[in-house]
Small-subunit ribosomal RNA from an uncultured bacterium, 1435 nucleotides, folded computationally. It matches the Rfam family "Bacterial small subunit ribosomal RNA".
RNA sequence: AACGCUGGCGGCGUGCCUAACACAUGCAAGUCGAACGAGAAAGACGUCUUCGGAUGUCGAGUAAAGUGGCAAACGGGUGAGUAACGCGUGGGACAUCUACCCUGAUGAGGGGAAUAACUCUUCGAAAGGAGAGCUAAUACCGCAUAUACCGUGCAAACGGGAAAGGCCUUCGGGUCGCAUCAGGAGGAGCCCGCGUCCGAUUAGCUAGUUGGUGAGGUAAUGGCUCACCAAGGCGACGAUCGGUAGCCGGUCUGAGGGGACGGACGGCCACACUGGGACUGAGACACGGCCCAGACUCCUACGGGAGGCAGCAGUGGGGAAUUUUGGGCAAUGGGCGAAAGCCUGACCCUGCAACGCCGCGUGGAGGAAGAAGGUUUUCGGAUCGUAAACUCCUGUCCCACGAGAAGAAGAAAGUGACGGUAUCGUGGGAGGAAGCCCCGGCUAACUCCGUGCCAGCAGCCGCGGUAAUACGGGGGGGGCAAGCGUUGUUCGGAAUUACUGGGCGUAAAGGGCGCGUAGGCGGCUUCGGAAGUCAAGGGUGAAAGCCCCGAGCUCAACUCGGGAACUGCCUUUGAAACCACGGAGCUAGAGUGUUGGAGAGGAAAGCGGAAUUUCCAGUGUAGCGGUGAAAUGCGUAGAUAUUGGAAGGAACAUCUGAGGCGAAGGCGGCUUUCUGGACACACACUGACGCUGAGGCGCGAAAGCUAGGGGAGCGAACGGGAUUAGAUACCCCGGUAGUCCUAGCUGUAAACGAUGAACCACUUGGUGUGGGGGGUAUAAAGUCCCUCCGUGCCGUAGAUAACUCGAUAAGUGUUCCGCCUGGGGUGUACGGCCGCAAGGCUGAAACUCAAAGGAAUUGACGGGGGCCCGCACAAGCGGUGGAGCAUGUGGUUUAAUUCGACGCAACGCGAAGAACCUUACCGGGGUUUGAACUGUACCUGCGACAUCCAGAGAUGGAUGGUUUCCUUAGGGAACUGGUAUAGAGGUGCUGCAUGGCUGUCGUCAGCUCGUGUCGUGAGAUGUUGGGUUAAGUCCCGCAACGAGCGCAACCCUUGUCUGUAGUUGCCAUCAGGUUAAGCUGGGCACUCUACGGAAACUGUCGGCGAUAAGCCGGAGGAAGGUGGGGAUGACGUCAAGUCCUCAUGGCCUUUAUGUCCCGGGCUACACACGUGCUACAAUGGAUGGAACAGAGGGCUGCAAGCCUGCGAAGGCAAGCGAAUCCCAAAAAUCCAUUCUCAGUUCGGAUUGCAGUCUGCAACUCGACUGCAUGAAGUUGGAAUCGCUAGUAAUCGCGGAUCAGAACGCCGCGGUGAAUACGUUCCCGGGCCUUGUACACACCGCCCGUCACAUCACGAAAGUAGGCUGUACUAGAAGCCGCUGGCCCAACCUCUUCGGAGGAGGGAGGCGUCGAACGGUAUGGUUUAUGAUUGGGGUG
Repeated sequence: AACGCUGGCGGCGUGCCUAACACAUGCAAGUCGAACGAGAAAGACGUCUUCGGAUGUCGAGUAAAGUGGCAAACGGGUGAGUAACGCGUGGGACAUCUACCCUGAUGAGGGGAAUAACUCUUCGAAAGGAGAGCUAAUACCGCAUAUACCGUGCAAACGGGAAAGGCCUUCGGGUCGCAUCAGGAGGAGCCCGCGUCCGAUUAGCUAGUUGGUGAGGUAAUGGCUCACCAAGGCGACGAUCGGUAGCCGGUCUGAGGGGACGGACGGCCACACUGGGACUGAGACACGGCCCAGACUCCUACGGGAGGCAGCAGUGGGGAAUUUUGGGCAAUGGGCGAAAGCCUGACCCUGCAACGCCGCGUGGAGGAAGAAGGUUUUCGGAUCGUAAACUCCUGUCCCACGAGAAGAAGAAAGUGACGGUAUCGUGGGAGGAAGCCCCGGCUAACUCCGUGCCAGCAGCCGCGGUAAUACGGGGGGGGCAAGCGUUGUUCGGAAUUACUGGGCGUAAAGGGCGCGUAGGCGGCUUCGGAAGUCAAGGGUGAAAGCCCCGAGCUCAACUCGGGAACUGCCUUUGAAACCACGGAGCUAGAGUGUUGGAGAGGAAAGCGGAAUUUCCAGUGUAGCGGUGAAAUGCGUAGAUAUUGGAAGGAACAUCUGAGGCGAAGGCGGCUUUCUGGACACACACUGACGCUGAGGCGCGAAAGCUAGGGGAGCGAACGGGAUUAGAUACCCCGGUAGUCCUAGCUGUAAACGAUGAACCACUUGGUGUGGGGGGUAUAAAGUCCCUCCGUGCCGUAGAUAACUCGAUAAGUGUUCCGCCUGGGGUGUACGGCCGCAAGGCUGAAACUCAAAGGAAUUGACGGGGGCCCGCACAAGCGGUGGAGCAUGUGGUUUAAUUCGACGCAACGCGAAGAACCUUACCGGGGUUUGAACUGUACCUGCGACAUCCAGAGAUGGAUGGUUUCCUUAGGGAACUGGUAUAGAGGUGCUGCAUGGCUGUCGUCAGCUCGUGUCGUGAGAUGUUGGGUUAAGUCCCGCAACGAGCGCAACCCUUGUCUGUAGUUGCCAUCAGGUUAAGCUGGGCACUCUACGGAAACUGUCGGCGAUAAGCCGGAGGAAGGUGGGGAUGACGUCAAGUCCUCAUGGCCUUUAUGUCCCGGGCUACACACGUGCUACAAUGGAUGGAACAGAGGGCUGCAAGCCUGCGAAGGCAAGCGAAUCCCAAAAAUCCAUUCUCAGUUCGGAUUGCAGUCUGCAACUCGACUGCAUGAAGUUGGAAUCGCUAGUAAUCGCGGAUCAGAACGCCGCGGUGAAUACGUUCCCGGGCCUUGUACACACCGCCCGUCACAUCACGAAAGUAGGCUGUACUAGAAGCCGCUGGCCCAACCUCUUCGGAGGAGGGAGGCGUCGAACGGUAUGGUUUAUGAUUGGGGUG
C1' cells in the first nucleotide's frame, strides 16, 4: 500500500505503483496604444423629420481585429525510450555561443520601396483562400561613417560590416529604446579520467570501420560528412549479442561492512498520439508551433477538412487500488509594459481519503447489601467487580452567544482567497465519542457448552475419529488502541554466498594424472627516482535530508537559524619503512657437473621351462566326468588313466614381503640394446633462473569401436542339464564375440588415502621395514650409536560433530589452482563442442517435498558369531490324528438357536452342573413411580392369612378374617395402599475412557537408583571381564563405591528322632470274654492324633581349582549339597481378557432397551475342528472266592440292619451333628475255573419293550435298571501331544455344584516302569559381540513394472505472432546542390520617364540523402500452439 471489522477531534504531510490506454467540457501564455495605420456597436442626450428615418455629442480613440516588439525554449507533466559521457564525481578548451540584466567605450547622418488591416470583385458546405486598389511604422532595403570587430597565428597593407525611434519637457534636457565593441554575471553546447545491473547454454565484433591528407559543415573540436591513401580498431581486466532499467542527492534496513529501493522534495536527462523533418529564433529540431507519413477519433453538401490532457480539474477503461469539472492572485515567483495594470490550474488555500506521522479525548474522586444478571461450581462458593447503581466534582473535545488576529512587504494610504478561521471570554451539560486481534508451543493470556477426521483451523510444528485450553459459541483473560488484524513487498535474524565472516577424509564439495601459457605470489644487501602508501595545506564535495546545539507554533509531528558531517575526487608540498619499478651485488631457494649403489620405471628384440588343450603312436578296459545329490556331456568307432612324440597360444608358480619403482593409470620368467626419474656423499659452478597454474597440450584401468592378424585356456551372448512355485540366476556340460599382437579411435571408473600442489616452513615421542652415508668397539659391524631419503603401525600436544587424524596431519601458518551452497526432478532436457558409433564434456528450469544426509547412542532384528539353559531336540514310555459316543467351537439352520472368549495365552473356557426357574434370546399375554430402593407433599386406616370363581398364567373378582404405640379424644407416630414429584430400573453401547481382578512372556534372571567418573550430547561405567552357580549365586579383577525391586531364605506340607497329652484313637504286658471282634477291666509302651523341640550347615575327609568361590568323590546320617512338593510372579510387554461378578466416566433408553407371566429356545444338524471317554482284546473277557488304602462328606442329611423286588429301588427302622454311627463294596491284585484268536463269551453304539427315582412337571429335553437288539472298530495317513521317579502308565475312592442330572473339574491313595550318548539340528529364553537404510522395531523397511486420476516439462509434420540482420525495390515532407525558357518593388545602367536591361531572389523542375508502416526475397532469435510421443512429480 490494498482488503476485512470498526471509527470522536485537531495539526503536519501524502494520494494512478496498473493502460506512455482513449478522452466530452472548462481553464492552464500572453502582453505592449509611451512602435504603427485604421477604427465600431448597443445605449444615453440633443437637433431635424415626409414619422419610415437622418444627423450631432457622449459612449471612445474604447471593443474586436491587424502590422510590429518581447515572451511563448521558462514555469507545469510523465518515465515510454536509454547500459549511454545518459547520470555521478573531478578535470579540460589556443575548439565555443549567450536575448533580457550589470559595467565601460563609441555612434545614431542621409535616403528609398513596399505591405497587412481596410474597400471592391470572386471561389468554397466548411476550414480556408484568389484577384484588384489604398496606407503607416521601432516592419523592410541601399548609401555614408566605424582606430576598437571580422577575413588572419603576428605585423603591415587591403577588403568587409551598423543604427530607430517613442514619451515627457521649465526646450536646458530627462527617460525608455536603437547600433558597434570590450568585460561581468547567470545560462548553454563540446571533450576527457574514474564509477555505474544480469546472462559465456552470447566468443569473437567492426567497412566510415581505425588512422592520415585535403575539403565541406557547425557557435565550436571531431569520420560529423565527403574524396583519396594506409590497414587498422575493440575483446577473457568480457568486446559483440540478449535481457532488464531513467541516473543522482537520498529512502528503508543493518552493530557495521553491506543489501534493497529511487514514490514525495531537490539536481540532471529523455519524452509530448507513433515515426521522420526542418523553419523561426539569442536559445527548439519546440507538450498547449509548422510540414509529411501512419494509426485512431470527430465534422462533411463526399469535393474536402479538424484533433492530440505524460498541464489543472474531470470522464470511460484497466485494476486489489489512488481525490474537487472548488476559491484566489492576498502572499511567493514568472511574462509583457515607462507605469497603472493585465495574464498566471506555477503558487497560496479549500474539499475528499485513519493513507502515514504527531497530539488530545471518550471523564475524575468516593462508593460492598460485594446488588441484579451472566459464567462457572467440589453446590460451600468463585468470578465479571468499585465494575454498575448512587453521591460529589471537572469541562479537553462538543453546542450557543460575544470578542477576534498575525500572515501586509523599508513614507502614507489602499489591498486577505484562507475566514468571522486560529485564539480569547461567558453560558450549558457526563451529556455526543471504543474497537480490533489473540489466549496448544514458539508467545503475554483458561474454562464451560456444541461438534465428533464432520464442520472447520493452520505462520511452522500440528489440532478435529464422544470428555478438543488448537474447530464454533458463551464467560473470563492478554495485547494494541481510533485503530486493530490479514495479505503483499524490502532489509534483518541468515556466519544460509562467509571482504569484514564459511567450507571440501565420511554430511554438498579436490580436477583421474602430469607438462605448461596468461595471471597471482615470491630469498638476502645496497643505491635511485617516487606510481602505490603515509603526512600537511588548498579547491570541490549544491540545497534539502541524517546528526548536534538553539529557536517558533500551548507540547509533539512540523518549521526556522547555526554547526558538524558528506568517510569521495582533484591539486601543491613533503617522507621513503613496506609493495612495485630501475641500477649494482650475494648464496641459504632452484639448477648444473664429478662419484656411487638400489629398483616388477618405460620401449624394442631374442630366449626358457612347468602346466592346460589338440593331434599322432603305444599300453590298457569300461567307464570317465561332474555335483549338496544328479543329469546333460565324453566313451566299445576304445574314452578316462598311463608312456613317447609333435603343434600352438597365453600366462610366468616358488622367490613375494604392511617390500620396490612410477605423476597417475599401472609395472613381476631370463638375456641384450635404447631410455626416463629418484636417492646418498663430498666438493666445484650458475646466481632467484622460483612456486602455482584459468584456457591449452599430453598421458590415461577395464569394457567398447575400426582394419588386419592370432586364438591354447578362460569366457558375456547363446544351447543344454539341474535347482525352483517359477529360475531369462547362483551349480554343471558346452560355447561365439572378447581376452593376445599391430595401427588407430574412445577418455570414462569406488581413476580412492573417497584427503589438490608447493618433495614449502614450524611443532614431544616409541617401534618395524627398504635404499644410502658416517661413528664406536672389534681379528671381523649383520648386531651398538648418529644421520639423509622412502614406506607402515602405535601414540603426546593440538584438531575434529563424532568416527578418527596425529612430522607421510585431518595440527600451526603462507601462496596458487579446482570445487560446494537442502532433497527429488538430474548429471536429465535444450543448445554448443568432441566421437565412426556407443557415448563423453559443458549443464538448467517448471514442478514437488519438510526433509534428504553424516557420525555416534539405546533397543529390536539377522536363513551373523561365541557362551549357556529348558521334556527344546535326542533316548524312551504312553497317547491324539482313524471308530462309536460325550463335550466345547466354527458353520449352517431357526421366530430364537442369548452373550462373551479366537495362535501359543479361545474351543470339558465364563458354566463347581439350561426340563420350569436359572435366562440375559424368541413368540404371545399383562403393566407404567413400576418387581426391589430413597426423599418430599397430599389422601387413606383398608392391609397379614385362608378359601372359592374366571383365566395358560401374570392378574382380576368374591367370601371369611383382622393390628401396634401415644393421646388433651381433635388427632399424631409407626406401617400399608393410592396420587403427584425428584428419581428408580437397564445382562443396553463403549474393556480403545477406567478401577479392580486375571492370563502371558516366566519362577525366565533379570530390572533399576544415588553419588562419583567418562562423553558436547543421547548415553556409558557400575551390570562388562576371568571363574562358578538353579540364580546379577558367590569369588577374583576392574573408575567405580554403595543401594533397591527380583533370586535365595523366612511360611505350609511331606520324610527321621524326641518332649507333652491320651479320647471317640491304640493294644505290647496282665485279667475277663466271644463263632469272631480292643468287646470289657486296665494301660498309654507302640501306631496314631495334636502342639512344641531337635536335625543338614559343603559342617567334616581326600582330590581338582588362583591358597578364592566352587566342583568331584567318600564318611557319618532318616535325609547331602535349593532332600521332595506347595504358596510366593521384579521393571515391564501384548490399547491381551473382562462394562454379562462387582465398581465406575460418558452416551443411549423411560407406557420401554424397565418389569411380571405362560410357552418355546440356549439340547437344531449336510458338515469341519479341539478336548475327552470306551474300545479294537488273551499282560485279556467272564464266573466264583480271598486281601490291602488314603482323603473326604453327612440333620431338608448320611443311613446300619431286616423284609420285598432279577435290578434300579421300595417299605420298616437302630445309630450318628460324628477320630465314636453311616456313606463304604476300594479297584487293579491274588487263587480257582472257563473262553482259544473269531468281528469272537472282544466291543458296546443304536434301537424296541418294560420299569425305578428326583421333581408342580422328564414330549421337545434327565439319570438309572431289566430283557432284547449287537453298529463302527482288528492299533489308526500327513502331522502332533504329555512325561525324567514314587514321575509316566495303570487301578479304583471321595468332594464341590446339585431336587435330579459328569466320560468334565478339584482332590485321594494302590500298583509302579523305561530312558537321557549328547547339544549338530527344531522351538523358546539368558549374557557378550557384530551388521543395520528397522524404532507402531523383520508380521519392519522397501524397489521396479503394470492399471487409473492429475500436474508441470521435453520431442514432434507443422501453424501463428514479437524482435531483428542482409540484399533489392519504391521513395513523402524536408535540408542541401543544380537548373530556372515562367514570375519579381527597393540596388546598378540606360531611358523617349511608358519602360528596357543587368545584378539578385523566387515558384516550378531535376538530383544526392532520406523515415515509418511499406513491398519482395532470405536468415537469426524468442514466445505461443500442435495429432502423436517420451520420461518425470503426486495420489
The prediction has a mean pLDDT of 84.